[in-house]
Molecule: c-di-GMP-I riboswitch aptamer
Organism: uncultured Myxococcales bacterium
RNA sequence: UCUGUCUCAGGGCACACCCGGGGAAAGCCUGGGGUCGCAAAGCCGAGGGGCCUCCCUUCCAUUGGAAGCGGCCGGCCUUGGUUGCCAGA
Numbered sequence: 001u002c003u004g005u006c007u008c009a010g011g012g013c014a015c016a017c018c019c020g021g022g023g024a025a026a027g028c029c030u031g032g033g034g035u036c037g038c039a040a041a042g043c044c045g046a047g048g049g050g051c052c053u054c055c056c057u058u059c060c061a062u063u064g065g066a067a068g069c070g071g072c073c074g075g076c077c078u079u080g081g082u083u084g085c086c087a088g089a
Base pairs, nucleotide, nucleotide: 001089002088003087004086012038013037017033018032019031020030021029022028036075042082043081044080045079046078047077048076049073050072051071052070056068057067058066059065060064
C1' cells in the first nucleotide's frame, strides 16, 4: 500500500423494544437497559431519497386539506475525504 473477515485473538458499535430527559413533532436528539445485525453500523462532506408540522405565508374549504418556509435523518441508496483492530500478500 492492497485485499479479506466471526478465519484466529482481543475487542467495538448497538435494530426492534422498555424506562428517564429535551422537543410542537419527527425513520429526531440524549442517558440507561437491551442485543437483530454490522469489517468501518467510527468521524466529516455532497447528491438522491425519506420523516415531521409548533409558528408564519399562499390556495381550497370550514375548523380541516394541500403547498411553501422551516426542523430532522437511520443500520435507506450513491459517492468523496479521513482515522482505526486483526490476518495474509